[in-house]
RNA sequence: CUGGGCGUAGUUCAGUUGGCUAGAACGCCAGAAUCGGGAUCUGGUGGUCGUGGGUUCAAGUCCCACCGCCCAGACCA
Repeated sequence: CUGGGCGUAGUUCAGUUGGCUAGAACGCCAGAAUCGGGAUCUGGUGGUCGUGGGUUCAAGUCCCACCGCCCAGACCA
């Protein structure tokens, strides 16, 4: 330099061919229970969907550029 994949909650991920309020588990907070803690139960807490533009009535989803990480290849020596 070229091609490909990934980027969504604090963490690990889902989100089917664009369509109402973007979800799960774990975590965190409070309470119950316990002599106290763990486990358990109840309630709560969560997001500029990497950044910026574009298309559309409507974008996490489609298009473009850029950034970061990973993989493969090419080039130089």
A computed fold for a 77-nucleotide RNA from Fervidobacterium sp., annotated as transfer RNA.
The sequence is in RNAcentral, with records from ENA and GtRNAdb.
The organism belongs to Fervidobacterium, within Bacteria.
Its mean pLDDT, the model's own confidence on a scale to 100, is 80.
The same sequence occurs in records of 6 taxa.
It matches the Rfam family "tRNA". It is annotated as a transfer RNA.